[in-house]
This record gives sequence, structure tokens and C1' cells, in this order.
RNA sequence: GGGAUCUCUGGAAAGCCGGGGCGUGUCCACAGCGCCCCGCACCGACGGAGUAAGGAGCCGAAGGCUCCGAAUCUCUCAGGUACCGUGACAGAGGGGGG
Repeated sequence: GGGAUCUCUGGAAAGCCGGGGCGUGUCCACAGCGCCCCGCACCGACGGAGUAAGGAGCCGAAGGCUCCGAAUCUCUCAGGUACCGUGACAGAGGGGGG
């Protein structure tokens, strides 16, 4: 000096949508609440995918084809859409190893 890990701090967007099931609740129900499934709408900052310059290879040249190729960009598969939480990233610090 660099990377990983741990601790602390800061840290966004988007539905308290509709339907159904189960549980809870109750004397029984309804309501409410929780979880799950489906539908529609939406978000990008776990993860995943795409790629510009450029690079490599092949085809005599021109030119073409194939492959590689970053992100806070793009997509939205996954994930998420009151609060809580999650959280890229940023700051500070501890122990161990090289």
C1' cells in the first nucleotide's frame, strides 16, 4: 500500500392495489392482523444478464466473420414496492494471515 472478513456510523426508488387460501381473532361469525398463491401496475442500489472504445483469432487485400470487453448506463430473470427491514456505495475502527 492492496484485497477479503468483522464491528460501528451514514445511506434510495417503487402498491398500505385487486382476488383467493390458510392461520390468528370470536360463543359462532364479520372486521382487523400475519403468511402464502394468482392478476395488474411499478422500482433498481444485493445478485444476474447486455455493451462502447479497444483487443485477439480466421478468411490473400479491401472488407467481413467469430470471440473477449466497464459502469451508478440498459434490461428486470431473480429481488423488492407504508413503517420496520433490505441495501449498492461511503467513512471510521479491531483481530488474524500474506

The RNA shown here (Glycine riboswitch aptamer) has 98 nucleotides and comes from an Acetobacteraceae bacterium. NCBI's taxonomy places the organism under Bacteria, Pseudomonadati, Pseudomonadota, Alphaproteobacteria, Acetobacteraceae. It was read from a public genome assembly, where an Rfam model found it.